[in-house]
RNA sequence: GGGGCAUUGGCGCAGUUGGGAGCGCGCCUCCAUGGCAUGGAGGAGGUCGUGGGUUCAAGUCCCAUAUGCUCCA
Numbered sequence: 001g002g003g004g005c006a007u008u009g010g011c012g013c014a015g016u017u018g019g020g021a022g023c024g025c026g027c028c029u030c031c032a033u034g035g036c037a038u039g040g041a042g043g044a045g046g047u048c049g050u051g052g053g054u055u056c057a058a059g060u061c062c063c064a065u066a067u068g069c070u071c072c073a
Stems, first nucleotide, its partner, number of pairs: 001072007010025004019056001027043006049065005
């Protein structure tokens, strides 16, 4: 220098036919128990690495770029 993969709530991840942003753990409140553990119910929290483009509509397609991993030179 060139190629590939990853980047989504605090953490780990799913979402690849373009139309609902979700799961587990964690956190908060309430209930059950004498209390803890545990179980049950509800809730808060992310505009999807960043910028731009295409489209009626983008986490999803295109371009650039940042960080990490990896392959080639």
Overview:
The RNA shown here (transfer RNA) has 73 nucleotides and comes from a Lachnospiraceae bacterium. Lineage of the source: Bacteria > Bacillati > Bacillota > Lachnospirales > Lachnospiraceae. It matches the Rfam family "tRNA". About the family: Transfer RNA (tRNA) molecules are approximately 80 nucleotides in length. It is annotated as a transfer RNA. Rfam links the family to the GO term triplet codon-amino acid adaptor activity. Its mean pLDDT, the model's own confidence on a scale to 100, is 83.